[in-house]
This is a predicted structure of a 548-nucleotide part of an RNA (large-subunit ribosomal RNA, domain I) from Anaerorudis cellulosivorans. The coordinates come from a structure-prediction model, not an experiment, and the mean pLDDT is 84. Rfam family: Bacterial large subunit ribosomal RNA.

Context: one part of a larger RNA
RNA sequence: GGCACAUGGAGGAUGCCUAGGCUCUGGAAGGCGAAGAAGGACGUGACAAGCUGCGAAAAGCUGCGGGGAUCGGCAAAUACGAAUGGAUCCGCAGAUAUCCGAAUGGGGCAACCCGGUAUGAGAAGAUCAUAUCAUCCGUCAGAGAAGGCGGAGGCGAACGCGGGGAACUGAAACAUCUCAGUACCCGCAGGAAAAGAAAACAAAAGAAGUGAUUCCCCGAGUAGUGGCGAGCGAAAGGGGAAGAGCCCAAACCGGUGCUGUUUCGGCAGCGCCGGGGUUGAAGGACCGGCCAUAUAGGCCGCGAACGUUGAAGUGGAACCAACCCGGAAAGGUGGAUCAGAGAGGGUGAUAAUCCCGUACACGAAUCGACGAGAGCAGCCGGCCGGUAUCCUGAGUAACGCGGGACACGAGAAAUCCUGCGCGAAUCCGGCGGGACCAUCCGCCAAGGCUAAAUACUUCCCGGAGACCGAUAGUGGACCAGUACCGUGAGGGAAAGGUGAAAAGGACCUCGAACAGAGGAGUGAAACAGACCCUGAAACCAUGUGCCU
Numbered sequence: 001g002g003c004a005c006a007u008g009g010a011g012g013a014u015g016c017c018u019a020g021g022c023u024c025u026g027g028a029a030g031g032c033g034a035a036g037a038a039g040g041a042c043g044u045g046a047c048a049a050g051c052u053g054c055g056a057a058a059a060g061c062u063g064c065g066g067g068g069a070u071c072g073g074c075a076a077a078u079a080c081g082a083a084u085g086g087a088u089c090c091g092c093a094g095a096u097a098u099c100c101g102a103a104u105g106g107g108g109c110a111a112c113c114c115g116g117u118a119u120g121a122g123a124a125g126a127u128c129a130u131a132u133c134a135u136c137c138g139u140c141a142g143a144g145a146a147g148g149c150g151g152a153g154g155c156g157a158a159c160g161c162g163g164g165g166a167a168c169u170g171a172a173a174c175a176u177c178u179c180a181g182u183a184c185c186c187g188c189a190g191g192a193a194a195a196g197a198a199a200a201c202a203a204a205a206g207a208a209g210u211g212a213u214u215c216c217c218c219g220a221g222u223a224g225u226g227g228c229g230a231g232c233g234a235a236a237g238g239g240g241a242a243g244a245g246c247c248c249a250a251a252c253c254g255g256u257g258c259u260g261u262u263u264c265g266g267c268a269g270c271g272c273c274g275g276g277g278u279u280g281a282a283g284g285a286c287c288g289g290c291c292a293u294a295u296a297g298g299c300c301g302c303g304a305a306c307g308u309u310g311a312a313g314u315g316g317a318a319c320c321a322a323c324c325c326g327g328a329a330a331g332g333u334g335g336a337u338c339a340g341a342g343a344g345g346g347u348g349a350u351a352a353u354c355c356c357g358u359a360c361a362c363g364a365a366u367c368g369a370c371g372a373g374a375g376c377a378g379c380c381g382g383c384c385g386g387u388a389u390c391c392u393g394a395g396u397a398a399c400g401c402g403g404g405a406c407a408c409g410a411g412a413a414a415u416c417c418u419g420c421g422c423g424a425a426u427c428c429g430g431c432g433g434g435a436c437c438a439u440c441c442g443c444c445a446a447g448g449c450u451a452a453a454u455a456c457u458u459c460c461c462g463g464a465g466a467c468c469g470a471u472a473g474u475g476g477a478c479c480a481g482u483a484c485c486g487u488g489a490g491g492g493a494a495a496g497g498u499g500a501a502a503a504g505g506a507c508c509u510c511g512a513a514c515a516g517a518g519g520a521g522u523g524a525a526a527c528a529g530a531c532c533c534u535g536a537a538a539c540c541a542u543g544u545g546c547c548u
Base pairs, nucleotide, nucleotide: 001547002546003545004544005543006542007541008540009539015533016497017496020468021467022465023464024463025462026461027460029457030456031155032154039100040099041098042055043054044053046078050074051073061094062093063092064091065090066089070082071081072080105114106113107112115133116132117131118130119129120128121127135152136151137150138149139148140147159190160188161187162186163185164184170177174227200210201209214241215240216239217238218237224232225231245449246448247447248393252275253274254273255272256271257270258269259268260267261266280427282392283391284390285389286386287385288384289383290382297380298379299378301376302375306371307370308369309368310367311366313362314361315360319335320334322333323332324331336353337352338342344356345355346354399421400420401419402418403417404416405415408434429444430443431442432441433440484491485490504532507519508518509517510516
């Protein structure tokens, strides 16, 4: 020096555990904000650094309800207090709520600085207190200026609609194409949004059929589209979920304002208001008849009683001082009991019957949700026939050019949108049925509204996992978006476990010692001693053996 064995040190793998995560699922909720939010700063405790709570009324104040013996948060210590005259705690409703922040009197390097006006305090023009003073929009009023009333602004996880809109990439290069109308930016909204009540489909030779929208399954990787490459990719129809239909504009009638004109009677034009009216077997106006003046019917607002439900809670069965092992019984043995309860958790090991609970049954002064709806108020709302005078959405439809959307890349390219141009018809009218024409069939554009089935989950309550178990599972089980890094945008950790119970080692010895060690003591165990369960390996040391 090597190897082996033993005993230790060091280290923190492994096993076990779970306080935290992950993914679904049922319910509830789907917003908060100028009555000042979200988020912060600074304060606030007997002592108080942090977290939590709260706000100068400051770990809290008031009322009502619950509850019934402890309480002064995490937090174990000391001191001092509170509470059966009902505290702490829980629920509901209130009060208070500094400063910053949309931040809104003005300013500003957020949490600070400086004002105006009114009233009050004050000797005061010092100073102080209280209130108020931003901008924009709508509306009312106003000659205007000033003003009254109402609204907005900001935040929020995803979902929605709209306005803009990439590239990497794929095509084994690349330009059309693809990625993709994706990412991203902007606007706006709701608990959902959007869509939606046919100028829709369908069907072919001659007849029939469907009947708003949305979502799911099939149709179907089909028909198509495509440097016919890579790729992209329907619809009808069928089966389901849900189900709901309505209102204007116009003709016509009436009222009213302005303007023009007038023979001063009016007439006309334009605007506003009310009635009327809403369709494709065309409908309506108009004319005639019937019904009928609030009738049948429908819708909607406020809303008492009542009911259901949620927000605290209440009751809730049944075993042993038996024996055995053990530190400990819930284990084993023995004998019992309940069960609408043998879900789960805890208790010194594995408990239906010890504790919390569980099944089941109850419960609200107050607040919320839903249902119902006395009563009050409002709105909508008929039928038949005739006629062919009037009305039925215009810079629209169509067309040309340029783009875009449609599964469809200009194509034979219908359909939809529109930047420029052009520009109809008016029911004897017009659009569509994938160029176009005819026939036939369907439908009525150029105004608007509309639940449900559908999408999502920041937050709340409950449930479940052939999900993880501390290098896993969230980045975060722990005071984590922290420490730390970066000018900044931003990046971003490590870190869990004594024991059943602190019983957390009184006292003694060595020592400079508040280090450490040895005794003593606690404990089942201290090689469980706080650097604390288990305690692998690398690595280090000591002892013994063998080899060199």